RNA sequence: GCCCGGUUAGCUCAAUUGGCAGAGCACUUGAUUUGUAAUCAAGGGGUUCCCGGUUCGAGUCCGGGGCCGGGCG
Numbered sequence: 001g002c003c004c005g006g007u008u009a010g011c012u013c014a015a016u017u018g019g020c021a022g023a024g025c026a027c028u029u030g031a032u033u034u035g036u037a038a039u040c041a042a043g044g045g046g047u048u049c050c051c052g053g054u055u056c057g058a059g060u061c062c063g064g065g066g067c068c069g070g071g072c073g
Base pairs, nucleotide, nucleotide: 001072002071003070004069005068006067007066010025011024012023013022019056027043028042029041030040031039049065050064051063052062053061
């Protein structure tokens, strides 16, 4: 230098053919307990890595860039 994969909540990951961004764990509050843990219920938390384009509508499609991993030279 070129090629491939990944990038979404604090963490690990979903999101179908482009159509309201979700789950588990964690966190907060409450119930339960003498108390803690466990369990149950409720709740908060997102510039979907960045810039631009296409579209009525983009996490998803297109162009460029960043970062991580792998391959070729």
A computed fold for a 73-nucleotide RNA from a Solirubrobacteraceae bacterium, annotated as transfer RNA. Model confidence (mean pLDDT): 81 of 100. Taxonomically the source falls in Solirubrobacteraceae (Bacteria, Bacillati, Thermoleophilia, Solirubrobacterales).